The prediction has a mean pLDDT of 82. A computed fold for a 71-nucleotide RNA from Gayralia brasiliensis, annotated as transfer RNA.
[in-house]
RNA sequence: GCGGCUAUAGUUUAACGGUAGAGCAAUUGACUUCCAAUCAAUAAGCGUGGGUUCGAUUCCCACUAGCCGCU
Numbered sequence: 001g002c003g004g005c006u007a008u009a010g011u012u013u014a015a016c017g018g019u020a021g022a023g024c025a026a027u028u029g030a031c032u033u034c035c036a037a038u039c040a041a042u043a044a045g046c047g048u049g050g051g052u053u054c055g056a057u058u059c060c061c062a063c064u065a066g067c068c069g070c071u
Base pairs, nucleotide, nucleotide: 001070002069003068004067005066006065007064010024011023012022013021018054026042027041028040029039030038047063048062049061050060051059
C1' cells in the first nucleotide's frame, strides 16, 4: 500500500426493510428474624457522517476503531 471480517444495554449476544429482544449484571418490591436462593417489576443500547427508500440496526458509500490475510 491492497483486500477481507467485526462494531447493538455495564457485559455476552439475537433481530425477513416495518414498535430493537434475551441471558448475566444493576435498582426496587415480595418472600426470609437477617443474608443467600427464588418470584415480580423497573431502568439501560443499534460506532460516526452521508445516500437510497413512505420507512434503514438491516441496503449502498466514506470515515473511525479492532482483528486477520497478501505485498
Rfam family: tRNA. Rfam links the family to the GO term triplet codon-amino acid adaptor activity. About the family: Transfer RNA (tRNA) molecules are approximately 80 nucleotides in length.